[in-house]
RNA sequence: GGAGCGGGGGAGGCGGUCGCGUGCGGGCCUUCGGGCCGGCAUGAGGAAAGUCCGGGCUCCAUAGGGCAGGAUGCUGGGUAACGCCCAGUGGGAGCGAUCCCGAGGAAAGCGCAACAGAAAGGAGACCGCCGGGGGAUUCCCCGGCAAGGGUGAAACGGCGAGGUAAGAGCUCGCCAGCGCUCCCGGCGACGGGGGCGGCUAGGCAAGCCCCAUCCGGAGCAAGGCCGCGUAGGAGAAGAGAAGCUGCCCGCUUCGUUCGAUUCUCGGGUUGGCCGCUUGAGCCGUGAAGUAAUUCACGGCCUAGAGAAAUGAUCGCCGCGGCUUCGCAAGGAGCCGAACAGAACCCGGCUUACCGCCCGCUCCCGCG
Repeated sequence: GGAGCGGGGGAGGCGGUCGCGUGCGGGCCUUCGGGCCGGCAUGAGGAAAGUCCGGGCUCCAUAGGGCAGGAUGCUGGGUAACGCCCAGUGGGAGCGAUCCCGAGGAAAGCGCAACAGAAAGGAGACCGCCGGGGGAUUCCCCGGCAAGGGUGAAACGGCGAGGUAAGAGCUCGCCAGCGCUCCCGGCGACGGGGGCGGCUAGGCAAGCCCCAUCCGGAGCAAGGCCGCGUAGGAGAAGAGAAGCUGCCCGCUUCGUUCGAUUCUCGGGUUGGCCGCUUGAGCCGUGAAGUAAUUCACGGCCUAGAGAAAUGAUCGCCGCGGCUUCGCAAGGAGCCGAACAGAACCCGGCUUACCGCCCGCUCCCGCG
């Protein structure tokens, strides 16, 4: 000088004035409906966001069976759980720190492969090589071959020797790869090594599919209590109706004398409270563990309303940028400071954004 990671913080801080939400008090007035004026405490985020995953909680069977459907997909661990996190394995990129990976099965079956190319899956012969025939010149026909050239993302192993008319796993040796098997290391993914076999088996499952594991539905407008109100209204049809699940089974509730449910007519309410924030909570210390995380002890209570408050302004100081003065230390003036906004609550992921602070590591150059 350049680069890669990790952590922290985020209207920059302090103060004044005015204002808003919530909770708890107070004073004065009152026609008892309420009105006016004070006080104290407290009041957004790292993403409150997207609503993409996973849970808690509530109701429906303390959630049932089958089918269908969906999700996930190397191994081990963490967790309430996960598609998240941690540590590894394998593969890929980089000199490196480090980063990335939809990473089960293609030897169950089906399917697909643009363009180019002769041929794209038990395929194929354009150039070429070899043999024969014809023609006599550089061509034609028949047959053999797949080593070489060419096309392509991909062309049915690589090197060498033998072999042959020319060739070819045609044969052999070594290597790669495949299948089976044994030994060693590892909890495991896997790694290292040995033996045997037949000589070659291609790619895509971000196509269907197969395999393994997991998944019941609806959601705080869940759900519960109370109040107001009428109406236990009228007429007609009527034996089933509703929910759990898309379908079947099964279950529950209401109903078939007391009439569920549907239609028509007529009428009423458009409130209050709980749920609601003490929770897989936050902070500190210690211990276990490589880590994610867990445990123990101590301390703390931190918005909870209703379509919804958390703002405005001034002063001083700080930070950054620009201009200017100054030899310099520094001074003066102006400007700037993001993304965004709780709505039952958590754990994640993703996306948006300020540019500040701290730590670790790598590479290059110079001394």
Molecule: Bacterial RNase P class A
Organism: Candidatus Eiseniibacteriota bacterium